[in-house]
RNA sequence: AAAAGGCAAACCACCUGCAGGUGGGGACGCAAAGCCGCGGGUCUCUCCCUCUCCCUGAGAGACAGCCAGGCUGCCGAA
Numbered sequence: 001a002a003a004a005g006g007c008a009a010a011c012c013a014c015c016u017g018c019a020g021g022u023g024g025g026g027a028c029g030c031a032a033a034g035c036c037g038c039g040g041g042u043c044u045c046u047c048c049c050u051c052u053c054c055c056u057g058a059g060a061g062a063c064a065g066c067c068a069g070g071c072u073g074c075c076g077a078a
Base pairs, nucleotide, nucleotide: 006030007029011025012024015021016020028065034071035070036069039067040066041063042062043061044060045059046058047057
C1' cells in the first nucleotide's frame, strides 16, 4: 500500500445533569477516536477575598475525540 473490520464529531430527537452523560439516528474525522483520571490543560459547582466580575487560595466533580504518560491490540510491504 492493500484487505477484513472497528470507533463515531457536528447536528436531530428522548432521558438526565452544574459541567457533562445514557442510548437511537447520523458521519466530521480517528492506526489506537481501545482501556486507565495522584502529570499538564480546559470546563462546572462551593467556600474565602471583592461593590460585582476576573485573578489568588482551598475543596468537590466533568472532559480519555486537548496534550502527555502507562497497558493492551487487527492486517501487512518492511
Molecule: c-di-GMP-I riboswitch aptamer
Organism: soil metagenome